Molecule: c-di-GMP-I-GGC riboswitch aptamer
Organism: Deltaproteobacteria bacterium
RNA sequence: CUCGACAAUGGCAAACCGACGGUGACGUCGGGACGCAAAGCCACGGGUCUCCAGGAGACAGCCGGGCUACCGAAG
Numbered sequence: 001c002u003c004g005a006c007a008a009u010g011g012c013a014a015a016c017c018g019a020c021g022g023u024g025a026c027g028u029c030g031g032g033a034c035g036c037a038a039a040g041c042c043a044c045g046g047g048u049c050u051c052c053a054g055g056a057g058a059c060a061g062c063c064g065g066g067c068u069a070c071c072g073a074a075g
Stems, first nucleotide, its partner, number of pairs: 002075001003072002011036002016031006034061001040067003044064003047059005
């Protein structure tokens, strides 16, 4: 530098429920855990979804890519 253990410290939090925001996809907060070795961040490419549809948006836990990061077995 890669890689990812029947290692260790921890971390995040799906569905669903409640409150709030939004035309909506959805988002924020609280509860809750299906899972995650980047389920941290970025809308660059593809994709799916929404709408006031020549366009504007949402999703990073859809795929790819970029950047950053804890630990240290085997390779």